The RNA shown here (transfer RNA) has 72 nucleotides and comes from a Chthoniobacteraceae bacterium. The coordinates come from a structure-prediction model, not an experiment, and the mean pLDDT is 83. The sequence is in RNAcentral, with records from ENA.

[in-house]
């Protein structure tokens, strides 16, 4: 250079056209003398940028950009 895969919540990670979603972590509350486990609760994401397609796009399609993998 060419192919290809991945990028979603602080982390890990689902969701393959029709109001984003789960576990961990915080946070509050119960429980306990107190931690912790354990239980009900809450917080949390312009979905990697920017463009088109569509009534509608995390999804499709182009581009860019980070990062893995292969080929030359």
């Nucleotide at each position: 250079g060419c192919g290809g895969g991945a990028u979603u919540a602080a982390c890990u990670c689902a969701g393959c056209g029709g109001u984003a979603g789960a576990g961990u972590a915080g946070c509050u509350c119960g429980u306990u003398u107190a931690c912790a486990c354990c239980g009900a609760g809450u917080c949390a994401g312009u979905c990697g940028g920017c463009g088109g397609u569509u009534c509608g796009a995390a999804u499709c399609c182009g581009u860019c950009a980070u990062c893995c993998c292969g080929c030359a």